[in-house]
RNA sequence: GGCUCGUUGGUCAAGCGGUUAAGACGUCGCCCUCUCACGGCGAAAACAGCGGUUCGAUUCCGCUACGAGCUG
Numbered sequence: 001g002g003c004u005c006g007u008u009g010g011u012c013a014a015g016c017g018g019u020u021a022a023g024a025c026g027u028c029g030c031c032c033u034c035u036c037a038c039g040g041c042g043a044a045a046a047c048a049g050c051g052g053u054u055c056g057a058u059u060c061c062g063c064u065a066c067g068a069g070c071u072g
Stems, first nucleotide, its partner, number of pairs: 001071007010025003018055001027043005048064005
C1' cells in the first nucleotide's frame, strides 16, 4: 500500500429501515438495616465524524478517523 471486519451510556453488550434504542455491571436517590453489605424500587447516562440514498437511517452506500486481522 491492498483487502476484510469492527466503532452503540463509565464498562460490557443486543438491536439492524418507522415506536420511548433492550439488558448486565457500575454511578446516584429512596426503601430495608442499629450501621455497612446484601436485597427491593426508581433515576441519570450512548448510536465515532462528515456527506449521500430514502417519505423516514443507529441500521443501506461513500469518504475520513481510530482499532483488529490477512496479505504484497
Molecule: transfer RNA
Organism: Pseudobutyrivibrio sp.